């Protein structure tokens, strides 16, 4: 530097649900929680789905493709 993610492991993330706050809404944030995740880190660029006050504005990165940047282990 490249490939891989069977096993293990340092460290990490956190679905449903509950409570609070915000938002018309999809949803977001915080706390609890832990279904799962090897990019479940990040970016709304293509597609997809969803919302609304709809020829526009938004939501989802834990739907998918792609960009960028990483941990551990093995080869």
């Nucleotide at each position: 530097a490249g490939c891989u993610g069977a096993a293990a492991a340092a460290g990490g993330c956190a679905a449903a649900c509950u409570c609070g706050u915000c938002g018309u809404g999809a949803g977001a944030c915080g706390a609890g929680g832990g279904c799962g995740c090897a990019a479940a880190g990040u970016c709304a660029g293509g597609g997809a789905u969803c919302u609304c006050g709809a020829u526009g504005a938004g939501a989802u990165a834990g739907c998918u493709c792609g960009g960028c940047c990483g941990c551990c282990a093995g080869c």